Record summary:
Predicted 3D model of a 263-nucleotide RNA (Bacterial large signal recognition particle RNA) from a Clostridia bacterium. The coordinates come from a structure-prediction model, not an experiment, and the mean pLDDT is 76.
RNA sequence: AAGUGCUGGGCGGGGAGCCAGUGGUGCCCUAUAUCUACAAUCCACUAUAGUAGAGUCGAACAUUUGCCUCGGGAGAGAAUUUUAGGCAGGAUACUUCAUUUUGAUGUUGAGAAUAAGGUCUUGUGCAACUGCUAACCACGAACCAUGUCAGGGUCUGACGACAGCAGCAUUAAAUGGACCUAGCGGUGUGCCACAAGGGCACCUUGUUUGAGUUAGAUUGAAGCAACCCCACUUAAAAACCUCUUUCAAAGCGAACUGCACUU
Numbered sequence: 001a002a003g004u005g006c007u008g009g010g011c012g013g014g015g016a017g018c019c020a021g022u023g024g025u026g027c028c029c030u031a032u033a034u035c036u037a038c039a040a041u042c043c044a045c046u047a048u049a050g051u052a053g054a055g056u057c058g059a060a061c062a063u064u065u066g067c068c069u070c071g072g073g074a075g076a077g078a079a080u081u082u083u084a085g086g087c088a089g090g091a092u093a094c095u096u097c098a099u100u101u102u103g104a105u106g107u108u109g110a111g112a113a114u115a116a117g118g119u120c121u122u123g124u125g126c127a128a129c130u131g132c133u134a135a136c137c138a139c140g141a142a143c144c145a146u147g148u149c150a151g152g153g154u155c156u157g158a159c160g161a162c163a164g165c166a167g168c169a170u171u172a173a174a175u176g177g178a179c180c181u182a183g184c185g186g187u188g189u190g191c192c193a194c195a196a197g198g199g200c201a202c203c204u205u206g207u208u209u210g211a212g213u214u215a216g217a218u219u220g221a222a223g224c225a226a227c228c229c230c231a232c233u234u235a236a237a238a239a240c241c242u243c244u245u246u247c248a249a250a251g252c253g254a255a256c257u258g259c260a261c262u263u
Stems, first nucleotide, its partner, number of pairs: 001263006009057003012030004020046005034054005063255005071247007080238004085232001090227001092225001094223005101217002103214003111209009120197006126190002128187007136177003145170004153162003
């Protein structure tokens, strides 16, 4: 050095998650790599950290390590979008004050002072409207309402007496009408009258005084309200991008590696 037979060992690995921890099942990445049983209500194990069984290869398809960086995790940041917010700033509404600039009004008298009246409240009266009643007109009873009661009837020896239907006339209750009169009652009635009260808010008028008054617009200040829009602020969320860090498959490279026998 070659050959044969063995042995350790290999026949995938990694990330997050789970877990006291390790590995596995499940998810994801890498990419193709013996099989069977077990396992998320988890399964097995303990730093030599899946267990059990079978198969196959067998010193390079092993082991260690460097480069590279698929992919995952963690952290930070910028801009964007969405949601929320009303402390500061923003835009908006309202209130008050000032009166910068204006407007309106004012010597044909502003504002103020004073007097009276009205608007207001209570009571009475009048009027208006309205309801009821009486009175008025019409109608109104088979018998049980009135008057008169033909005919007919009853009583009587007779004269005569009596009851009484229909008809006619009248009327009660009731019904209808009219609206003149009277009485009683009522009122979302009144340029009405009288009396009393009240108030200083508004209006009107008289008298006195004699130049401002007002706050609509604008500007400034303060306060307050809400956040649809603009903007802002502080939070939350989303996907994307950038940076840092951590683990890291596949790939490429380097180093290193047992025993026996034969030639």
The source organism's lineage runs through Bacteria, Bacillati, Bacillota and Clostridia. Its Rfam family is "Bacterial large signal recognition particle RNA". Rfam classes the family as a non-coding RNA gene. The sequence is in RNAcentral, with records from ENA.